[in-house]
Two RNAs folded together computationally: RNase P RNA and transfer RNA, 431 nucleotides in total.

RNA sequence: UGAGUCGGCCAGGCAGUCGCUGCGGGCGCGAGCGAAAGCGCGCGUUCGGAGAGGAAAGUCCGGGCUCCACAGGAUAGGGCGCCAGGUAACCCCUGGGGGAUGCGAGUCCACGGAAAGUGCAGCAGAGAGUAGACCGCCGUCCGCACGGACGGUAAGGGUGAAACGGUGCGGUAAGAGCGCACCGCGCGACCUGGUAACAGGCGCGGCUAGGCAAACCCCGCCCGGAGCAAGGCCAAAUAGGGAUCCAAUGGUGUGGUCCGCACCGGAUCCGGGUAGGCCGCUUGAGGUGCGCGGCGACGCGCAUCCUCAGAUGAAUGACUGUCCACGACAGAACCCGGCUUAUCGGCCGACUCACCCA
RNA sequence: GGGUCGUUAGCUCAGCUGGUAGAGCAGCGGACUUUUAAUCCGUUGGUCCAGGGUUCGAAUCCCUGACGACCCA
Repeated sequence: UGAGUCGGCCAGGCAGUCGCUGCGGGCGCGAGCGAAAGCGCGCGUUCGGAGAGGAAAGUCCGGGCUCCACAGGAUAGGGCGCCAGGUAACCCCUGGGGGAUGCGAGUCCACGGAAAGUGCAGCAGAGAGUAGACCGCCGUCCGCACGGACGGUAAGGGUGAAACGGUGCGGUAAGAGCGCACCGCGCGACCUGGUAACAGGCGCGGCUAGGCAAACCCCGCCCGGAGCAAGGCCAAAUAGGGAUCCAAUGGUGUGGUCCGCACCGGAUCCGGGUAGGCCGCUUGAGGUGCGCGGCGACGCGCAUCCUCAGAUGAAUGACUGUCCACGACAGAACCCGGCUUAUCGGCCGACUCACCCA
Repeated sequence: GGGUCGUUAGCUCAGCUGGUAGAGCAGCGGACUUUUAAUCCGUUGGUCCAGGGUUCGAAUCCCUGACGACCCA
């Protein structure tokens, strides 16, 4: 200098004017309570301060919270799956092991079990799972020869995604783990290192034991159901109706089912009424700084801040000026922790490779 | 805001215990008819919503996303 990898941060800035939604203070008005002082509430106005995100998104996981029983037992069903740790919890994160890939920094992996069982493998091919011989090779017989019959074989060819270990030497009629060496594979209350996954070694086994479990299944661990339109309170409304059906070893309570528990009729249709307000509603597994422990995720302690939206037809905007690198994806709706997806660009840090110079 | 389900030919749908995709209507050609309709015969037409993974092989199994429909005071 060029190419690249990983991590973090920002998400147009500044000024002015006019609005919108909460919060705090002042003033005015209204109704209420009170003997009064006054108190809280609503509306208006004014001042001060605040007002979307890294994904607020998808709703894909996990939790808090609320109701159903205090969520209990059995079973079905579902999820996860190398090891160790972190966490409120996780299909998350961190570190490590193994595998794949890249020259490398790195990146990716649903990564338990196929010698418990069942099942699947179309077409092609001789043969597709204790399989198998089409061509070939070899032997014997017939035959002048081409060739034919019988047998041996699985080294070579061919088919296929996959053909019952690989390479070499020996051996043989030709061959073959038939024998041997090395590699691979499997087994072991073995040895060494490691918490472990695992790695290295030693011994044994001629190989028996191929693939698929994001096929059923087996093993281990986890999971009750619903969701803030959950749920609670106040006010208003008046039907306390009509029809059909079901059943008292019954029915309902949203439980997949059974037991259990609670309650006593239930389901469908027709008809009628209300469709207002308040709480839940934002202070939280919270932010920032420092110290300590840990490789790290993270944890502990101290200080400090509330400056970090709480709407309910739903606010967070519009206009003007100016500057630049000309502004992407996109907008809270009970709240958090993750994952995934979308995203114009810019900045910072660490590292790798190639070339050049000293 | 929350929950459930779907996407296959021009349209409506099968196929979803994996083996290379069909039916009806529509379209096109032919027969019948003077002609049309009906009827009969033949035939065309598919990135199975998109991307990725598992597998020898995916419409089907798994993951991520897009679009659409329905339900909940």

Rfam match: Bacterial RNase P class A.
The coordinates come from a structure-prediction model, not an experiment, and the mean pLDDT is 78.